THF (Tetrahydrofolate) riboswitch aptamer, 101 nucleotides, folded computationally. The prediction has a mean pLDDT of 75.
């Protein structure tokens, strides 16, 4: 040379701990930016930031106060809900890198 492989941002599942449930956050729509295999370019997809629309599930239980009732604690839910972990699965074209060698 070949001809094989690792490897991002991310995605999904599960576990763990937290946030809301006095509605943030998800999730839609526009707009504008920004990182994105070890380089370069660049789709997809991500993220931020502004701005519009939309929008939810609670329920017990104990004890203490108390004229009651808020608040507060626990347990079970709920939230297309956050980090972490694991597990899976993850770059299009050139260079690279690993292996035949």
């Nucleotide at each position: 040379a070949u001809c094989a492989g690792a490897g991002u941002a991310g995605a999904u599942u599960g576990g763990u701990u937290g946030c809301g449930u006095u509605a943030a956050g998800u999730g839609c729509u526009g707009a504008a930016a920004a990182a994105u295999g070890g380089g370069a370019u660049g789709u997809u997809g991500u993220u931020u930031u502004c701005a519009g629309a939309c929008g939810a599930a609670a329920a017990c239980u104990a004890a203490a106060a108390a004229u009651a009732a808020a608040a507060g604690a626990g347990u079970u839910g709920c939230g297309g809900u956050a980090a972490c972990c694991a597990a899976u699965u993850g770059c299009a074209u050139c260079c690279g890198u690993u292996g035949u060698a």

It matches the Rfam family "THF (Tetrahydrofolate) riboswitch aptamer". The family has 101 seed sequences and 747 matches in Rfam 15.1.